[in-house]
A computed fold for a 140-nucleotide RNA from Desmospora activa DSM 45169, annotated as FMN riboswitch aptamer (RFN element). Taxonomically the source falls in Desmospora activa (Bacteria, Bacillati, Bacillota, Caryophanales).

RNA sequence: AGUAUCCUUCGGGGCAGGGUGAAAUUCCCGACCGGCGGUGAUGGCACAAAUUGCCUCAGUCCGUGACCCGUUCCGUCAGGAGCGGUGGACCCGGUGCAAUUCCGGGACCGACAGUAUAGUCUGGAUGGGAGAAGGAUGAC
Numbered sequence: 001a002g003u004a005u006c007c008u009u010c011g012g013g014g015c016a017g018g019g020u021g022a023a024a025u026u027c028c029c030g031a032c033c034g035g036c037g038g039u040g041a042u043g044g045c046a047c048a049a050a051u052u053g054c055c056u057c058a059g060u061c062c063g064u065g066a067c068c069c070g071u072u073c074c075g076u077c078a079g080g081a082g083c084g085g086u087g088g089a090c091c092c093g094g095u096g097c098a099a100u101u102c103c104g105g106g107a108c109c110g111a112c113a114g115u116a117u118a119g120u121c122u123g124g125a126u127g128g129g130a131g132a133a134g135g136a137u138g139a140c
Stems, first nucleotide, its partner, number of pairs: 003138008017029003031120002033110002035064004043055004059108002068085007090106005112123003
């Protein structure tokens, strides 16, 4: 350093201001937010320097998680483990060898249940979770 098993901790943000109305953070004007891994031409630091090293860099690219549906196995019938399915959204211009990632501009998207129609309120959820960090043990 790699791998297997196990343990611990961590692991999601957001309607200001206004309009209508009996009632809306749900409609309308407007405001605000962007999980996790990968890719990566951003930015920073180190080095004498490099096609070097480290940190950082996408809501709309490639995957993935929560929700929902189906199914298999285990079960002390509380539940647990796995597999499959469903599941949203980007263009134009610039630079350049190269950009749906940079710069500029204009767009667009966001589970289920409740309620005046909800990405932002309340709830399932003091849950689950992609994963991140650290540690233990064994073998090489």